Notes: Small-subunit ribosomal RNA, 5' domain from a metagenome, 499 nucleotides, folded computationally. The RNAcentral record of the full RNA draws on SILVA. It matches the Rfam family "Bacterial small subunit ribosomal RNA". Its family is annotated with ribosome and structural constituent of ribosome in the Gene Ontology. Its mean pLDDT, the model's own confidence on a scale to 100, is 88.

Context: one part of a larger RNA
């Protein structure tokens, strides 16, 4: 000098765009943050219509069965020195719901169960028994272009492990319906390909300590098996005795990684907040279930700590989602508005949900822009300060006169953002027009040298200053006040940290 997610002191007019718990991965009151589908299904309630009735139709509500979503989106950085990340490859060792393309199919049956009713238990949370019922829920059978398993055959390729193609014998596994007057549409089953996403493996790369030098028993390899979507000592039995290490094993400390950010002429150094990609985690530890996908933040189970309810038998909870509270701290915001836009889930759609998101609020925290007036104005007024008492200086500065109208204020108009119709939170905002009117808007640090800016008074090694050198003990440009000056300016200084 530059920089900052800053803090502190003094000061503070406006706008735009950003940013805002770096500390206790401390504890959390309250509200909201993931639902949706009646065009899968039965039931029930309310209102209305039809019918003698059973019942049926229309509109709306409710829980339940079922489907899809809750594995995305949002948060945090604890752990992790690791194939976690980055980069380049491999998978002939793999999976992939929804979506796209193409092919084949969608036949015949069956038994339950929730809701509901009745009974019972419990303070509650909740549960038990009996009975009834539906389905795109569940199960059996038929069929099988193709698919899977097993057997042997031919051909091609081969890294000699195997892979691919073709024909064949045997065995095995499918399906669901709904809407509509209909056309048709939405689904369902099976196969091939694609797209997307993911798993696994490998080369290379990126911290400190050698005052950590030896480490290792599923350890290293083999054989056989289990397990997985899949290779593998991933797991197990048996066999062998290996494997790693000064090219730093093992141990300890620290730490999410990257795109990037800051600095620097560069080389390099330091950092990884916001945004984006990846990873990890969800009170602490462990586990699996469901599922295309989880070992699952707002799911389940077990254990623990903590908090709450209780009729003492037993139960409930998890803000590192958005706001908000206490606490810790030098320090970090509103318990706001809206789904109008973008995006997401469900739905045929209308639509519903969405603290993602879009906005608004608070904070000079940062960057950028603007204003606090402009011109004229010398008896150089008053006043302050200094003085050699002549004067000098603040100083065209003020007053005064003439103007202007940014921001702000009053009044009027008033968007785009909405790519056919409809729909605007922001917002009566931005912006435009009219009006009045210098009115409402300047401070902070410094002035001994480095370093730009000097005098007076007070003080008297005191009180104090100080980044370094150093000032202060009676004339202090270095302390304190004042006048003046210098620098920056809605900021200016200080502290901390990096280069």
């Nucleotide at each position: 000098g530059a920089a900052c997610g800053a803090a502190c002191g003094c000061u503070g007019g406006c706008g735009g765009c950003g940013c805002g718990c770096u500390u206790a991965g401390c504890a959390c009151a309250u509200g909201c943050a993931a639902g949706u589908c009646g065009a899968g299904c039965g039931c029930u309630c309310u209102g209305g219509g039809g019918g003698c009735a059973a019942c049926u139709c229309c509109a709306g509500g409710g829980a339940g069965c079922g489907g899809c979503g809750g594995a995305c989106g949002g948060g945090u950085g604890c752990g992790u020195a690791a194939c976690a990340c980055g980069u380049g490859g491999g998978u002939a060792a793999u999976c992939u719901g929804c979506c796209c393309u193409c092919g084949a199919g969608u036949c015949c049956g069956g038994g339950a169960u929730a809701a509901c009713u009745c009974g019972c238990c419990g303070a509650a949370a909740g549960g038990c028994g009996a009975g009834c019922u539906a389905a795109u829920a569940c199960c059996g059978g038929u069929u099988g272009a193709g698919c899977c398993c097993c057997c042997g055959g031919a051909g091609a390729c081969u890294u000699c492990g195997g892979u691919c193609u073709c024909a064949g014998a045997g065995g095995g596994a499918a399906a669901a319906g709904g809407a509509g007057c209909a056309a048709u549409c939405c689904g369902c089953u099976u196969g091939a390909g694609g797209a997307u996403g993911a798993g696994c493996c490998c080369g290379c790369g990126g911290c400190c300590c050698a005052u950590c030098a030896g480490c290792u028993a599923g350890u290293u390899g083999g054989c056989g098996g289990g397990g997985u979507a899949a290779c593998g000592g991933c797991c197990c039995a048996c066999c062998a005795a290996g494997g790693c290490a000064a090219c730093g094993a093992c141990g300890g400390g620290u730490a999410u990684c990257u795109g990037g950010u800051c600095u620097g002429a560069g080389a390099g150094g330091a950092c990884g907040g916001c945004c984006a990609g990846a990873c990890a985690c969800a009170c602490u530890g462990g586990a699996a279930c469901u599922g295309a996908g989880a070992c699952a933040c707002g799911g389940u189970c077990c254990a623990g700590a903590c908090u709450c309810c209780u009729a003492c038998g037993g139960g409930a909870g998890g803000c590192a989602g958005c706001a908000g509270u206490g606490g810790g701290g030098a320090a970090u915001c509103u318990u706001g508005c809206g789904c109008a836009a973008u995006g997401g889930g469900c739905g045929a759609a209308a639509g519903c949900c969405u603290g993602a998101c879009g906005c608004a609020g608070c904070g000079a925290c940062g960057c950028c822009g603007c204003g606090u007036g402009u011109g004229c104005g010398a008896u150089g007024a008053a006043g302050g300060u200094c003085u050699u008492c002549g004067g000098a200086u603040c100083g065209u500065a003020a007053a005064g006169c003439a103007c202007u109208g940014u921001c702000g204020c009053g009044g009027g108009g008033g968007a785009a953002g909405a790519g056919a119709c409809c729909u605007g939170a922001c917002g009566g905002u931005a912006c435009c027009c009219c009006g009045a009117g210098a009115g409402g808007a300047a401070g902070c640090a410094c002035c001994g040298g480095c370093u730009a800016a000097c005098u007076c008074u007070g003080u008297g090694c005191c009180a104090g200053c100080a980044g370094c050198c150093g000032c202060g003990g009676u004339a202090a440009u270095a302390c304190a006040g004042a006048g003046g000056g210098u620098g920056c300016g809605a900021g200016c200084g200080u502290u901390g940290u990096u280069c």